[in-house]
Context: one part of a larger RNA
RNA sequence: UGACGGGGGCCCGCACAAGCGGUGGAGCAUGUGGUUUAAUUCGACGCAACGCGAAGAACCUUACCCAGGCUGGACAUGCAGGUAGUAGAAGGGUGAAAGCCCAACGAGGUAGCAAUACCACCCUGCUCAGGUGCUGCAUGGCUGUCGUCAGCUCGUGCCGUGAGGUGUUGGGUUAAGUCCCGCAACGAGCGCAACCCCUGUCUUCAGUUGCUAACGGGUAAAGCCGAGAACUCUGGAGAGACUGCCCAGGAGAACGGGGAGGAAGGUGGGGAUGACGUCAAGUCAGCAUGGCCUUUAUGCCUGGGGCUACACACGUGCUACAAUGGCCGGUACAAAGGGCUGCAAACCCGUAAGGGGGAGCGAAUCUCAAAAAACCGGCCUCAGUUCAGAUCGAGGUCUGCAACUCGACCUCGUGAAGGCGGAAUCGCUAGUAAUCCCGGAUCAGCACGCCGGGGUGAAUACGUUCCCGGGCCUUGUACA
Numbered sequence: 001u002g003a004c005g006g007g008g009g010c011c012c013g014c015a016c017a018a019g020c021g022g023u024g025g026a027g028c029a030u031g032u033g034g035u036u037u038a039a040u041u042c043g044a045c046g047c048a049a050c051g052c053g054a055a056g057a058a059c060c061u062u063a064c065c066c067a068g069g070c071u072g073g074a075c076a077u078g079c080a081g082g083u084a085g086u087a088g089a090a091g092g093g094u095g096a097a098a099g100c101c102c103a104a105c106g107a108g109g110u111a112g113c114a115a116u117a118c119c120a121c122c123c124u125g126c127u128c129a130g131g132u133g134c135u136g137c138a139u140g141g142c143u144g145u146c147g148u149c150a151g152c153u154c155g156u157g158c159c160g161u162g163a164g165g166u167g168u169u170g171g172g173u174u175a176a177g178u179c180c181c182g183c184a185a186c187g188a189g190c191g192c193a194a195c196c197c198c199u200g201u202c203u204u205c206a207g208u209u210g211c212u213a214a215c216g217g218g219u220a221a222a223g224c225c226g227a228g229a230a231c232u233c234u235g236g237a238g239a240g241a242c243u244g245c246c247c248a249g250g251a252g253a254a255c256g257g258g259g260a261g262g263a264a265g266g267u268g269g270g271g272a273u274g275a276c277g278u279c280a281a282g283u284c285a286g287c288a289u290g291g292c293c294u295u296u297a298u299g300c301c302u303g304g305g306g307c308u309a310c311a312c313a314c315g316u317g318c319u320a321c322a323a324u325g326g327c328c329g330g331u332a333c334a335a336a337g338g339g340c341u342g343c344a345a346a347c348c349c350g351u352a353a354g355g356g357g358g359a360g361c362g363a364a365u366c367u368c369a370a371a372a373a374a375c376c377g378g379c380c381u382c383a384g385u386u387c388a389g390a391u392c393g394a395g396g397u398c399u400g401c402a403a404c405u406c407g408a409c410c411u412c413g414u415g416a417a418g419g420c421g422g423a424a425u426c427g428c429u430a431g432u433a434a435u436c437c438c439g440g441a442u443c444a445g446c447a448c449g450c451c452g453g454g455g456u457g458a459a460u461a462c463g464u465u466c467c468c469g470g471g472c473c474u475u476g477u478a479c480a
Base pairs, nucleotide, nucleotide: 001480002479003477004476005475007474008473009472010471011470012469013468015464016463019428020427021426022425023424026319027318028317029316030315031314032313033312034310035309042053043052064305065304066303067302068301069300070299073128078126079125080124081123082122088105091102092101093100094099108119109118110117111116130294131293133292134291135290139288140287141283142282143281144279146277151190152189153188154187155186156185157166158165159164170181171180172179196271197270198269199268201239202238203237204236205235206234207233211228212227215226216225217224242265245259246258247257249255321421325380326379327378328377329376330375337368338367339366342361343360347356348355349354387418392413393412394411395410396409397408398407434456435455436454437453438452439451440450
């Protein structure tokens, strides 16, 4: 000087408390451990590994296993030599394919009239290619984490033999090393804040594909048409919030409390933004890269299998155990997105998945599209049930070369566990939790995951003693 303390003081955070909903029990999905296996490829391991890399494992992917094959190689550069029936190749044989063998036919570019020369292609040899082989404890880059925490430093000066201190401590204050005051310090940098984006109010400009108040037309109805530029909306520009104003408090400070006006206050709400550093944290399998290893194989191609195994154990989820519910019928109201190898309407067929059909639309125009919970009416009456839907049987649909291992969906039948879950444990402070649907990326197909969108919409916070993490000052130390 740090670090640490079951030392002290001050102060924060869904850290506790207060409250709401879960997990831990059940079934299933998914990841992991373990076990199994010819292989079940590899990595990730407290927080910060475990719906993680994987925003798509039937083949491919694929890195694993078995089998069949290839060797200058699936791919790059250069050198030497060779090269016209050459390169290529319909077809044929063998084969699971790759590969191997046979083979009709049969070339190109530059210079040149041509002969020909050179090149490309191909063959041989060589310098080499290749490696998801090892080392993240040799590395770059990127990332996680403490932590959006309020800290981390420098120049000069001053103090100290020195390590170093001071500044940065102190009194107040703040979300903040935020600001004020004081002070052997005076300044400055990286952080904080602001500048950026979304959202909340208003003005203005613009008016189609969007809108419809007034006028006219028109319909069963409908902005459907003429028209309009008010309204909604769209999206460009601007205004607005700054403790600016008032009151009392405070040190005539910073600032805190209350009030007015306002769509909005005291950082309005959300996002992006992550200081010096810590963990030899993570990644050699995104990529790059030193060293090491391999070279008829640890490289390459192909068929099939595996990554989907299953006595078990754990993490993360989904669906439930019902009446604030389930089922049936009817009737409303979104936002954000996607669409041309695409989205697909009307209409017809099918109980349905879906099929036929193809209008329209590169889309404020057409379409995916129905939003669902909600509301209205009816049935069920507390039961393993009209709860719940696992499992299994049968029949089908779609994608795809192909759904056996191993896809999703539909219909009929079957109807398991499950009576609200031990110890323990998680999330959340407001348009939040809870709950309900919708879209998108990946993608031929496949979503209970992920990323986004809106609908309905709570309860509680006395307080900081305690648990966890953190900040500042101080104290002890046999630790560095």
Molecule: small-subunit ribosomal RNA, 3' major domain
Organism: Nitrospirota bacterium